[in-house]
Overview: Predicted 3D model of RNase P RNA and transfer RNA as a complex of 445 nucleotides. The prediction has a mean pLDDT of 78. It holds a member of the Rfam family "Bacterial RNase P class A". From the family's description: Ribonuclease P (RNase P) is a ubiquitous endoribonuclease, found in archaea, bacteria and eukarya as well as chloroplasts and mitochondria.
RNA sequence: AAAGUGGAUUGAGCGAUCGCUCCGCGCGCACAAGCGCGAGGGGAGGAAAGUCCGGACUCCAUAGGACGGGGUGGCCGUUAAUGGCGGCCCCGAGUGAUCGGGGGAAAGUACCACAGAAAACAUACCGCCUGCCGCUUUCGCGGUCGGUAAGGUUGAAAAGGCGAGGUAAGAGCUCACCGGUUCGCCAGUGAUGGCGAACGCUUGGCAAACCCCACCUGGAGCAAGACCAAAUAGGAGGGUUGGGUGGUCCGCCCACAGCCCUCGGGUAUGGUCGCUCGACCCUUUGAGCAAUCAAAGGGCAAGAUGAAUGAUCGCUGUGGUCUCGUUACGGGCCACGACAGAAUCCGGCUUAUCGAUCCGCUUUAGCC
RNA sequence: CGGGGCGUAGCGCAGCUUGAUAGCGCGCCUGCCUUGGGCGCAGGAGGUCCCGGGUUUAAAUCCCGGCGCCCCGACCA
Numbered sequence: 001a002a003a004g005u006g007g008a009u010u011g012a013g014c015g016a017u018c019g020c021u022c023c024g025c026g027c028g029c030a031c032a033a034g035c036g037c038g039a040g041g042g043g044a045g046g047a048a049a050g051u052c053c054g055g056a057c058u059c060c061a062u063a064g065g066a067c068g069g070g071g072u073g074g075c076c077g078u079u080a081a082u083g084g085c086g087g088c089c090c091c092g093a094g095u096g097a098u099c100g101g102g103g104g105a106a107a108g109u110a111c112c113a114c115a116g117a118a119a120a121c122a123u124a125c126c127g128c129c130u131g132c133c134g135c136u137u138u139c140g141c142g143g144u145c146g147g148u149a150a151g152g153u154u155g156a157a158a159a160g161g162c163g164a165g166g167u168a169a170g171a172g173c174u175c176a177c178c179g180g181u182u183c184g185c186c187a188g189u190g191a192u193g194g195c196g197a198a199c200g201c202u203u204g205g206c207a208a209a210c211c212c213c214a215c216c217u218g219g220a221g222c223a224a225g226a227c228c229a230a231a232u233a234g235g236a237g238g239g240u241u242g243g244g245u246g247g248u249c250c251g252c253c254c255a256c257a258g259c260c261c262u263c264g265g266g267u268a269u270g271g272u273c274g275c276u277c278g279a280c281c282c283u284u285u286g287a288g289c290a291a292u293c294a295a296a297g298g299g300c301a302a303g304a305u306g307a308a309u310g311a312u313c314g315c316u317g318u319g320g321u322c323u324c325g326u327u328a329c330g331g332g333c334c335a336c337g338a339c340a341g342a343a344u345c346c347g348g349c350u351u352a353u354c355g356a357u358c359c360g361c362u363u364u365a366g367c368c
Numbered sequence: 369c370g371g372g373g374c375g376u377a378g379c380g381c382a383g384c385u386u387g388a389u390a391g392c393g394c395g396c397c398u399g400c401c402u403u404g405g406g407c408g409c410a411g412g413a414g415g416u417c418c419c420g421g422g423u424u425u426a427a428a429u430c431c432c433g434g435c436g437c438c439c440c441g442a443c444c445a
Base pairs, nucleotide, nucleotide: 001364002363003362004361005360006359007358008357009356010355012316013315014314015313016312017311018310020043021042022041023040025038026037027036028035029034045339049350050349052348053347054346055345056344057221058220059219060218064250065249066248067247069217070216071215072214073213074088075087076086077085078084089102090101091100092099093098103212104211108210109209111205112204125152126151127148128147129146131144132143133142134141135140160178161177163175164174165173179201180199181198182197183196184195185194186193187192225273226272227271228270235263236262237261238260239259240258241255242254243253244252265444266443267442280299281298282297283296284295285294286293287292317336318335319334320333321332322331324330325329369441370440371439372438373437374436375435378394379393380392381391388425396412397411398410399409400408418434419433420432421431422430
């Protein structure tokens, strides 16, 4: 330098003016609720999104037992928790950086279309071979009792692979190597790895099929839930022991003529709380390979609800462009985009995304 | 804001549970019938199974991620 691979950052900054919205302060009006004016302060994101996981919080037993259901899936750690994250292990792809995958098929059941001899208790179509019979001068040909699975054919997949010996032909039948199973020892917290011995070797795929094993898991969700106010026919039908409780049963709590469901009626998109200070943010130091944790100092950063967060101008910065000048540099013009917008709050994941910047590593080639 | 469901031919729907051939009705086209049309009869065409990735020999179907559409949920007695 080229090609590649993994990750990080940014999502313009400052000021002025005019609006929108919230907060508290002052003044004026008003009995009060409140209204108006003035000055001041706060006001979208890295994903606020999808709602895919996990928690906080609230109600129902401080959420209890059994069955069932759901989820996760190498090991160890981390955390409030997770299916997240970090490190490690094994398998596969790649020259490599790196990337992808991960319990069990020897507990059992099911399925594997078509083709093919045979699709899982292996089997025997073509073929190969000994014996016997017939034909034949011989070579050989045909039939038949058997042996065999080396070769052929099908398929996504064919019953350890390959070589040598062996044999009538063959075959783990025997042997070497590779692969496999079991056992022992050693290393490691562990997944696992190393070494050794034994066994000719019996066990195809599929669990994102049922299932088995281990672990986790109660339900609903801020329209949760609590209080205040207003209005109505506190009506009709049904269920009953009902409701909380969602799939079932038990247990617990509440109510006993109360509760639930449906229809009908009313209030008017009513008010206050929940509501934003929190597993919070920034900086530094320390522990740890890392995720992460600890300590010290500093900070307060939307809280709307028919739902605010916008527009213009100036300077700086960044990018693009120009037959504009120049030694590095400057000047003119244009743009600051894309994805998208809080709605109880956090930690993740996933998805969408303009322009640019930075870092680690690999391979190849050249130079020093 | 929260919860649930659906996407297959022009339209309305099966098939998905239990993976291997994508089907039904209406509509459309051609021919016959008729003086002509309708009805009827015979034949035919028409499918990115919403999109992308994965598991599998094989995916409309199973798993994951997106996109679009639809439905339900206020309070009081």